[in-house]
RNA sequence: GAUGAACGCUGGCGGCGUGCCUAAUCCAUGCAAGUCGAACGAGGGUGCUUGCACCCUAGUGGCGAACGGGUGAGUAACACGUAGGUAACCUGCCUUUUAGUUUGGGAUACCCGAGGGAAACUUUGGUUAAUACCGGAUACGUGCUUUGUCGGCAUCGGCGAAGCAUAAAAGGGGCCUUAAAGCCCCGCUAGGAGAUGGACCUGCGGCGCAUUAGCUAGUUGGUGAGAUAACAGCCCACCAAGGCGAGGAUGCGUAGCCGACCUGAGAGGGUGAUCGGCCACACUGGAACUGAGAUACGGUCCAGACUCCUACGGGAGGCAGCAGGAAGGAGUAUUCGGCAAUGGGGGAAACCCUGACCGAGCAACGCCGCGUGAGUGAUGAAGGUCUUCGGAUCGUAAAGCUCUGUUGUAAGGGACGAAUUAUAUGAGGAGGAAAUGCCUCGUAUUUGACGGUACCUUACCAGAAAGCCACGGCUAACUACGUGCCAGCAGCCGCGGUAAUACGUAGGUGGCAAGCGUUAUCCGGAAUUAUUGGGCGUAAAGAGUGAGCAGGCGGCAGUUUAAGUCUGGAGUUAAAGUGAGGGGCUCAACCCCUUAUCGCUCUGGAAACUGAACAGCUAGAGUGCGAGAGAGGUAAGUGGAAUUCCAAGUGUAGCGGUGGAAUGCGUAGAUAUUUGGAGGAACACCAGCGGCGAAGGCGGCUUACUGGCUCGAUACUGACGCUCAGUCACGAAAGCGUGGGGAGCAAAUAGGAUUAGAUACCCUAGUAGUCCACGCUGUAAACGAUGAGAACUAAAUGUUGCCGUGAGGCAGUGUUGAAGCUAACGCAUUAAGUUCUCCGCCUGGGGAGUACGUUCGCAAGAAUAAAACUUAAAGGAAUUGACGGGGACCCGCACAAGCAGUGGAGCAUGUGGAUUAAUUCGAAGAUACGCGAAGAACCUUACCAGGGCUUGACAUGGAGAUCAAAGCAUUAGAAGUAGUGUCAUAUACGAUCUCACACAGGUGGUGCAUGGUUGUCGUCAGCUCGUGUCGUGAGAUGUUGGGUUAAGUCCCGCAACGAGCGCAACCCUUGUCCUUAGUUACCAGCAUUAAGUUGGGGACUCUAGGGAGACUGCCGGUGUUAAACCGGAGGAAGGUGGGGAUGACGUCAAAUCAUCAUGCCCUUUAUGUCCUGGGCGUCACACGUGCUACAAUGGUCGGUACAAAGAGAAGCAAUAUCGCGAGGUGGAGCAAAUCUCAUAAAGCCGAUCUCAGUUCGGAUCGGAGUCUGCAACCCGACUCCGUGAAGCUGGAAUUGCUAGUAAUCGCGAAUCAGCCAUGUCGCGGUGAAUACGUUCCCGGGUCUUGUACACACCGCCCGUCAAACCAUGAGAGCUGGUAAUACUCGAAGUCGUUAUCCUAACCGUAAGGAGGGAGACGCCUAAGGUAGGACUGGUGAUUGGGGUU
Repeated sequence: GAUGAACGCUGGCGGCGUGCCUAAUCCAUGCAAGUCGAACGAGGGUGCUUGCACCCUAGUGGCGAACGGGUGAGUAACACGUAGGUAACCUGCCUUUUAGUUUGGGAUACCCGAGGGAAACUUUGGUUAAUACCGGAUACGUGCUUUGUCGGCAUCGGCGAAGCAUAAAAGGGGCCUUAAAGCCCCGCUAGGAGAUGGACCUGCGGCGCAUUAGCUAGUUGGUGAGAUAACAGCCCACCAAGGCGAGGAUGCGUAGCCGACCUGAGAGGGUGAUCGGCCACACUGGAACUGAGAUACGGUCCAGACUCCUACGGGAGGCAGCAGGAAGGAGUAUUCGGCAAUGGGGGAAACCCUGACCGAGCAACGCCGCGUGAGUGAUGAAGGUCUUCGGAUCGUAAAGCUCUGUUGUAAGGGACGAAUUAUAUGAGGAGGAAAUGCCUCGUAUUUGACGGUACCUUACCAGAAAGCCACGGCUAACUACGUGCCAGCAGCCGCGGUAAUACGUAGGUGGCAAGCGUUAUCCGGAAUUAUUGGGCGUAAAGAGUGAGCAGGCGGCAGUUUAAGUCUGGAGUUAAAGUGAGGGGCUCAACCCCUUAUCGCUCUGGAAACUGAACAGCUAGAGUGCGAGAGAGGUAAGUGGAAUUCCAAGUGUAGCGGUGGAAUGCGUAGAUAUUUGGAGGAACACCAGCGGCGAAGGCGGCUUACUGGCUCGAUACUGACGCUCAGUCACGAAAGCGUGGGGAGCAAAUAGGAUUAGAUACCCUAGUAGUCCACGCUGUAAACGAUGAGAACUAAAUGUUGCCGUGAGGCAGUGUUGAAGCUAACGCAUUAAGUUCUCCGCCUGGGGAGUACGUUCGCAAGAAUAAAACUUAAAGGAAUUGACGGGGACCCGCACAAGCAGUGGAGCAUGUGGAUUAAUUCGAAGAUACGCGAAGAACCUUACCAGGGCUUGACAUGGAGAUCAAAGCAUUAGAAGUAGUGUCAUAUACGAUCUCACACAGGUGGUGCAUGGUUGUCGUCAGCUCGUGUCGUGAGAUGUUGGGUUAAGUCCCGCAACGAGCGCAACCCUUGUCCUUAGUUACCAGCAUUAAGUUGGGGACUCUAGGGAGACUGCCGGUGUUAAACCGGAGGAAGGUGGGGAUGACGUCAAAUCAUCAUGCCCUUUAUGUCCUGGGCGUCACACGUGCUACAAUGGUCGGUACAAAGAGAAGCAAUAUCGCGAGGUGGAGCAAAUCUCAUAAAGCCGAUCUCAGUUCGGAUCGGAGUCUGCAACCCGACUCCGUGAAGCUGGAAUUGCUAGUAAUCGCGAAUCAGCCAUGUCGCGGUGAAUACGUUCCCGGGUCUUGUACACACCGCCCGUCAAACCAUGAGAGCUGGUAAUACUCGAAGUCGUUAUCCUAACCGUAAGGAGGGAGACGCCUAAGGUAGGACUGGUGAUUGGGGUU
């Protein structure tokens, strides 16, 4: 795009078309084929002018009924289409023409009687007519015999002549007539010609299956007879043995064919409704009759199935005609009107008949047209929807105002289609003696189903007339709500798991519109079967290889021909349709006119090319001659090395084997070694991307036989060539058969190991086999994954053979590369380039190279080769990542080397778990667990129990009231709260209270809706961009490479050149020096003091401002004259001096909605808020992080020295004093370089303890206190006295640290009333050990490689088993169908025979005959029966594999 459509929702009108695609299933009822009295007799009726006219009926007779109408079952066929042929034929009615239309006869239906039967129907006697039937005459013609002439295309055809045989209706009507005759018309007979319609024959064309390969006995042909309209095995007798088939016979399946229709640019593909042509069929099968024509839809006979009637004896029927009914189905109409038109039948005609046809009815089934209003109208109304709450949108849309009246309704008018014919009448013409009649033209009358319809006019009212689908992309059109992987959607991709433009609804929008969607089917897009117009190295696809018949294709030059080819003409290509141009319905659809049109056939011409015929050539191909190389093949012989075995010698304890072992062998003497012997198999070195062969393949040496190849020179043949379906031959290994052989090796098997297991890998043994001969098998990743042949198209280089003095040439075999090709990879004179010829093969993945069938095979199996079903991918090449028990390089307290720990104990703290009314919540490998929490007794607090409040504890807004509320005191109560009293200064723009509503509030949910912040990889060295270049592209290059660095740091090189974020540096701190300034800091010198206390000083320390200094700068070496590295000098410091801050692109849907902010959801007398008490502190247990220890490098006691950094006013607090002490009293000083916290500790000096559960260790518990605080019960810290647990250095495992570091020692601060701090963050004191090195563990970086991974190895993924479902194969069988065969039976009927019976016409005087009929018999034969097979369905316990989940 299309449809004979159907379904869903919806539906105003008209025109033109179309309408059982299924059950060729069954049918009630009505109609669909009759007509003629001008062929015939008879009967009846009507009219009256009573013997005439008209009409009706059955019958005889004629014509028609073979047309028209329906359907598509059958048919793969001369059925259809197309082009021809018939010299092999027929043709009623029609046209034209010729000649006739003569003479006789006997019957019969109807009717009248007599019967049979329920009926259908039927028997018999008698009478009668014809255009019914039958004789005779005539004979153009026809047939036979004889014969002439002309023609042709083989049989033959045309025109003639003679002889013989052979026909008819004296009919009907009219005119004219006394009659006869005549004339006209309609008929009839015999011919000729035509037309029309048929029959037969032939070429070509159009379906599938080869898993259908052989078929055929009337079969193929001949001769003769028969039959037919006619040819012919059409039929029969005899003879011969043919005929068809790979260019597809036969069989099976499917199917009416065509003009045309749909689609497509075309070529094609699909279809065969309506309309038209042909064919076939008429309940199923068979058969003939009649006839011009039938093997007959509305005829006959028979058989069968079915239905109906019946008196049970018999009968009747055939809608695939029009309507209609039933059934089937998703599905298809009225039991209508009319012969007015067109057409058909009959008739002289009027006329009759006509479900053909013309019309109407039903159906949006299709096409076409029209309408459902038009203009104006902004407060952008109301309302709906959305909203950022401002508004936006539906929307000029509506309302309102003005207008129109197509359609509609009503009224009125009102067609075309009608031309005929007939009757009446007029005129003309031909012909005729004339008239009727015939032909032509007028006038008048008459004929309409549709239909009072189309159309026209008038009136009336915007009144009566819009839906359907879609809105994620493809694909035009978006928002809200609901739902929450549910419900659902879906053509493909896919959507839906709480913010769905994808589901449902609404608003809006888009598209089409009386329709719109869906389903089904066909074509297109699809170059996705490729003729036009594809492919086969790796995506599906080159047969394992050759030989070669058929077939296809074929070198150079010439002559002829004209089959192909090209060109001109003619015929045909029905009509309709399609295309073009006109015209008619108001337009269009629709209709009409004109014109064009494939192909096929006939014919004239051309001769380049192909073909054919002939005669040539040598460039292809081949033969001869001379050389050459070779694991080419077959057979026979022969050689040495090695393994094993046997015998003997020497010799002694192991051998062998492995990652390590064991089984095994060995004291009965192995292994080792020496000598001799046996036997089988294979041939080291040479040896080589070397050689040969068609491929498989071929390797010691010699001989014999033998195939092919190459080179050189040239003589000969003269296209002899290439390819190749089928066919034939060869064909590794394994395997099979028979017979040998058997050393080594070695499936199976056994044992030992390994392992979770180990029916494996490893080891020790070991049988088939491997070897030979003869057969079979016929497959391999039989691979160059690349068919064979030919020609052409740059080079370079290695190698083999031959030739050449040489340059070089020819034939092989490799590598690298140009053009070109390729999806890329790659190929590239050995093509995967450019072309030609021939063969094979492919068409998404799976099912499946499987099943069934067939062929081959001894078997194993091979060859050929599907379908159901299932699926949106499977696959190729390349790219970027990620990954690897791949490779290379490098780094890191990563390992190693060390030091100290953790893991064991007790306690602290966090977590899990358990418990609980609650034990609030979060954090979860690394990257949660002394984490949020830099402080849970109340508060905090979010949790629980109980008691209260509801515009609220807090904010804003409205109205009203009050001037107090608060505070203080007091009562009740656990408190919040409620009540009472008191106070009176005060900002009224204030404050409080009450009321109603907007709202407040939420530590309620979602960190997977978010912002912000943070952790981690990782302070790892990476991550990118612009332009250019390369690539079809993803992408690459840069960023890789060589060096170097802590570093993508720098240098060199380079199709790259530059740039950005990172690195580094800039910042802070610390280390040295200088300078400036000296108070609260400092004190060398001068005074002074108990004391830098004071005067003074500005040197020093220190403080805090500013500078200097370090840059591989200098030297030497190494290195590429580089970057840089190594060493050195100087220097306080040396190669980023130490430390900090600083964290690229990104990853982990990492963490946090409970810091905060925030979308959406939820809650609103509660999930909000106030309060009291409790809980977050529980405790069998498990884990993390710490503290204290286990002691002598120690504990205890006494004495004594040296810091830094901080904090302090609701604070730090000195001196003094009390207490053993925590602390109390009291309060100098200090908002701090001034005062205070504040004695630093380890250390040093001395004493004591003496290896013990201790003078170690301090848990736990008892008692007594201090302090903070409203309050220390749950649940604080501290002090004193007493008590004195575990623990004697910690299993597997595991952590930190590379220098002022680890370890060890104390000090301070934040939070804080106090503190559960052993935590965290800082400060200083003392102060080590070790690093060979990068193999390994972990993590990371760069390059490279493989990949079937991309959620990226925590990936992907295979098979069995278990379960459900689906289709399918096998299956003892069971049960249908189809077409044949054989035999049997054999209706009706044609034909034949006939000795029986009957018989009007003709012959015969008669008897009888001719002819006919019946019966009987015979041939053929439908249906039926029997039998065994063939093919093909259904079903079947069980069973096999397959697919999906």
The RNA shown here (small-subunit ribosomal RNA) has 1445 nucleotides and comes from an uncultured bacterium. Rfam family: Bacterial small subunit ribosomal RNA. The RNAcentral record of the sequence draws on ENA and SILVA. Model confidence (mean pLDDT): 83 of 100.